[in-house]
Context: one part of a larger RNA
RNA sequence: CUCCGGGGUGAGGGAACUCGGCAAAUUAGCCCCGUACCUUCGGUAUAAGGGGUGCCUGCGGCCUUGGUGGAGACACUGGGGCUGCAGGUCGCAGUGACUAGGGGGUCCUGACUGUUUAAUAAAAACAUAGGAAGCCGCAAGACCGAAAGGUUUUGAACGGCUUCUGAAUCCUGGCCAGCGUCGGUACCUAAAACCCGGGUUCAACCGGGCUAAGGGCCGGCUAGCGCCGGGAGUAACUCUGACUCUCUUAAGGUAGCCAAAUGCCUUGUCGGGUAAGUUCCGACGUGCAUGAAUGGAUCAACGAGGGCCCCGCUGUCCCCACCUGGAGCCCG
Numbered sequence: 001c002u003c004c005g006g007g008g009u010g011a012g013g014g015a016a017c018u019c020g021g022c023a024a025a026u027u028a029g030c031c032c033c034g035u036a037c038c039u040u041c042g043g044u045a046u047a048a049g050g051g052g053u054g055c056c057u058g059c060g061g062c063c064u065u066g067g068u069g070g071a072g073a074c075a076c077u078g079g080g081g082c083u084g085c086a087g088g089u090c091g092c093a094g095u096g097a098c099u100a101g102g103g104g105g106u107c108c109u110g111a112c113u114g115u116u117u118a119a120u121a122a123a124a125a126c127a128u129a130g131g132a133a134g135c136c137g138c139a140a141g142a143c144c145g146a147a148a149g150g151u152u153u154u155g156a157a158c159g160g161c162u163u164c165u166g167a168a169u170c171c172u173g174g175c176c177a178g179c180g181u182c183g184g185u186a187c188c189u190a191a192a193a194c195c196c197g198g199g200u201u202c203a204a205c206c207g208g209g210c211u212a213a214g215g216g217c218c219g220g221c222u223a224g225c226g227c228c229g230g231g232a233g234u235a236a237c238u239c240u241g242a243c244u245c246u247c248u249u250a251a252g253g254u255a256g257c258c259a260a261a262u263g264c265c266u267u268g269u270c271g272g273g274u275a276a277g278u279u280c281c282g283a284c285g286u287g288c289a290u291g292a293a294u295g296g297a298u299c300a301a302c303g304a305g306g307g308c309c310c311c312g313c314u315g316u317c318c319c320c321a322c323c324u325g326g327a328g329c330c331c332g
Base pairs, nucleotide, nucleotide: 001328002327003326004325006324007323008322009321010320012318013317016316021313029053030052031051032050033049038043040167054089055088056087057086058085059084060083061082062081063080064079065078066077067076068075069074090094102311103310104309105308106307107306108305109303110302114126115125130165131164132163133162134161135160136159141152142151143150144149169297170296171295173228174227175226178225179224180221181220182219183218184217187216188215189214194209195208196207197206198205229247230246231245232244233243256290257287268284269283270282271281272280
């Protein structure tokens, strides 16, 4: 000098490091005091924030177990456990080692506990309780199998299977034109078989007729797949456009929500936080391309989830120094 799942200490500063406080440090047990916003009234909560803690002596309280005396109540005396108060005493330090939460605020996301890529991903993915729809009356429906047979089923609609959504709360708008699916259908279309005719010494074959499912046609169904406009004019400053006109559609995006895990332009604009903020929070909304169970919005609690801020803390850093264990290296 290099390495290790190395260990330790550090003046002054204290995140200036860095994608990011990664890593490390801080905190820590028990007792007492005290504890906000919010809330589904259960929680949040060990919230936060304070104080105490060793040993010695004295005095008390509760429980328990012996001995002696006593008829008993009880009295005296000894041991053990728990606990309270006071005085003293030592150290820098008393949960003296070990053990042992850093905390707070706000937003996104998923309600939660749970599950997952054995060996690069633990998550916002999956599941979940709850919600909804479809099939099915049992010799059913659905599934496995070539069949026999089996599962659901030791079951019977308050059940089973399939699919979507994903706690609770407030809600879930318009459209059946397209695709799908279910039902109907006087009529049209529609193959072979069959009938009739042609053809063939028999056939093949050809034409006509009849006709199932299906299709046409007519309806239902969107918590089925899905879809949910454009152009002009208009208010006595200006701007804007409640209002009017027009083209057009199956219907023209409702309630909500937003530069969002969704906004190209974009570091949008305004406000907040900083001396300074492409991130963050609050607003705005002509939203390239938000939007209602492909669920919309909100949300207490919860999260080894993600973003931002603050306090504390620190060798992350300014800027490195020293001590120490093991290995390498050199000499023997």
About this RNA: Large-subunit ribosomal RNA, domain IV from Candidatus Terraquivivens ruidianensis, 332 nucleotides, folded computationally. The prediction has a mean pLDDT of 86. Lineage of the source: Archaea > Thermoproteati > Nitrososphaerota > Candidatus Wolframiiraptoraceae > Candidatus Terraquivivens.